[in-house]
Context: one part of a larger RNA
RNA sequence: ACGAACGCUGGCGGCGUGGAUAAGACAUGCAAGUCGAACGGAGAUCUUGAAUAGCUUGCUAAUUAAGAUCUUAGUGGCGGACGGGUUAGUAACACGUGAGAACCUACCCUUUAGACAGGAAUAGCCCAUGGAAACGUGGAUUAAUGCCUGAUAGUCUCUACGGAGUAAAUGGUGCCUUCGGGUAUCGCUAGAGGAUGGGCUCGCGGCCUAUCAGCUUGUUGGUGAGGUAAAGGCUCACCAAGGCGACGACGGGUAGCUGGUCUGAGAGGACGAUCAGCAACACUGGAACUGAGACACGGUCCAGACACCUACGGGUGGCAGCAGUCGAGAAUCAUUCACAAUGGAGGCAACUCUGAUGGUGCAACGCCGCGUGGAGGAUGACGGUCCUAGGAUUGUAAACUCCUGUCAUUGGGGAGUAAGACUUAAGCGUUAAGAGCGUUUAAGUUUGAUAGUACCCAAAGAGGAAGGGACGGCUAACUUCGUGCCAGCAGCCGCGGUAAUACGAAGGUCCCAAGCGUUGUUC
Numbered sequence: 001a002c003g004a005a006c007g008c009u010g011g012c013g014g015c016g017u018g019g020a021u022a023a024g025a026c027a028u029g030c031a032a033g034u035c036g037a038a039c040g041g042a043g044a045u046c047u048u049g050a051a052u053a054g055c056u057u058g059c060u061a062a063u064u065a066a067g068a069u070c071u072u073a074g075u076g077g078c079g080g081a082c083g084g085g086u087u088a089g090u091a092a093c094a095c096g097u098g099a100g101a102a103c104c105u106a107c108c109c110u111u112u113a114g115a116c117a118g119g120a121a122u123a124g125c126c127c128a129u130g131g132a133a134a135c136g137u138g139g140a141u142u143a144a145u146g147c148c149u150g151a152u153a154g155u156c157u158c159u160a161c162g163g164a165g166u167a168a169a170u171g172g173u174g175c176c177u178u179c180g181g182g183u184a185u186c187g188c189u190a191g192a193g194g195a196u197g198g199g200c201u202c203g204c205g206g207c208c209u210a211u212c213a214g215c216u217u218g219u220u221g222g223u224g225a226g227g228u229a230a231a232g233g234c235u236c237a238c239c240a241a242g243g244c245g246a247c248g249a250c251g252g253g254u255a256g257c258u259g260g261u262c263u264g265a266g267a268g269g270a271c272g273a274u275c276a277g278c279a280a281c282a283c284u285g286g287a288a289c290u291g292a293g294a295c296a297c298g299g300u301c302c303a304g305a306c307a308c309c310u311a312c313g314g315g316u317g318g319c320a321g322c323a324g325u326c327g328a329g330a331a332u333c334a335u336u337c338a339c340a341a342u343g344g345a346g347g348c349a350a351c352u353c354u355g356a357u358g359g360u361g362c363a364a365c366g367c368c369g370c371g372u373g374g375a376g377g378a379u380g381a382c383g384g385u386c387c388u389a390g391g392a393u394u395g396u397a398a399a400c401u402c403c404u405g406u407c408a409u410u411g412g413g414g415a416g417u418a419a420g421a422c423u424u425a426a427g428c429g430u431u432a433a434g435a436g437c438g439u440u441u442a443a444g445u446u447u448g449a450u451a452g453u454a455c456c457c458a459a460a461g462a463g464g465a466a467g468g469g470a471c472g473g474c475u476a477a478c479u480u481c482g483u484g485c486c487a488g489c490a491g492c493c494g495c496g497g498u499a500a501u502a503c504g505a506a507g508g509u510c511c512c513a514a515g516c517g518u519u520g521u522u523c
Base pairs, nucleotide, nucleotide: 001521002520004519005518006517007516008515011370012369013368014367015366016365017363018362024326025325026324028323029322030321033078034077035076038075039074041072042071043070044069045068046067047066048065049064050063052061053060054059085281086280087279095205096204097203098202099201100200103198104197108194109193110192111191112190113189114188116150117149118148119147126139127138128137129136130135156165157164158163171186172185173184174183175182176181207253208252209251214244215243216242219241220240221239222238223237224236225235226234256278257277258276259275260271261270262269263268283304284303285302286301287300306317307316308315309314334360336359337358338357342356343354344353345352346351373403374402375401376400383394384393385392386391407464409459410458411457412456413455420446421445422444423443424442425441426440427439428438429437430436467512468511469510470509471508472493473492474491478507479506480505481504482503488495489494
């Protein structure tokens, strides 16, 4: 000094920390959704109209048409590659640091140009049907910012420099409209640049072992080809026989790396919890698909182990996310509250989601702060202990007197964290104009988990709050009794066999103090 544990003890607060062992197995709930302003449906409610029926003659019922509002299974878009967890593997360009050339980068920013003409499907819905279920199969029909074809083509790609090739959604919403369209905004396509993020190569640096001395055949290099976003034996064919090594190759063991942490005067040594950067992994092993990005923790497929459901035909699952359970262990917390703030995803927005995050709870696990009272008070009481029996000591300690009110308790008041968001009006900009959008101002409405918490005020009363270890030397602190090499102590030296300052008890003393000791580990 510690992410500690154990023993005894335990008043309060602030800030932190809390599965180090079995990368063991997991019941349950939640942890990634969102967009109806991309799309066709379906459902619910309301309004209006039509005709029908009942009849109380103006109401009800079912049907149908149009419109509005709300909800949403599905198609589609974006996001599920971030955020969160863990440290098994890895001695490696994995990490740190410094360089480099042959690359990609969704969303974002700047900028240039465009957005033409068509088509075929498919989910859903409906019908039929298989299965215990999971999940399907067939038919008919339909939409799109889904998919496809053609046109157009510049600084884009290829090129033999003649040329050849590659796009898109006049889509959504609001407003205006002369119904042709216009306009604002959000989108779509191609190109250039930027930003951000990433892939790749190299120099140097950081463990132990020689009781590991030789290792290597895609191995080392070349030519050509394939492949990749990209250089490259990355892969393949052919050719050559190289390449590494006592400056430690190859093998074995151990290990995530770093900023840093602990210690130390420093040099060093040990470590790598929390926080931050990077890497790797996601039941075990393997593989690709989609995509800007994965070979993907809460995606897919295959194999395996394990567990569960089953109508025995077949299916389902993956907490090293947050809580929680069992297990092993000396040992490590709530199956909590909220999206109010910060941030993220989606959305024009309102907003929705967010076990990220913000909070609260539990644990003296750590650090820091505060308190358990203050002043006075001697015939130096009582009691205890010791005694040479005179006294000494506990000891101003107590009692007693006078005060104070921190913390806890009770009552009252009561935050900051809130910035914004929405509605209305006005001004300005954009526009030919209006609308919309942006911005400013004003008015109104509204948003707090923490929490009736912090904090403030008042009340009462010393009232509710001290222990642990040690006392032979090292090492601060001594006597009596008991025991008698017994019982026991002990970090080392060593104590104990009849006066033990070393064992056990008591009194006294010393050291720390809401802690004190012991054990473990490091310097």

The part of an RNA shown here (small-subunit ribosomal RNA, 5' domain) has 523 nucleotides and comes from an uncultured Verrucomicrobiae bacterium. The full RNA is in RNAcentral, with records from ENA, Greengenes and SILVA. Its mean pLDDT, the model's own confidence on a scale to 100, is 82.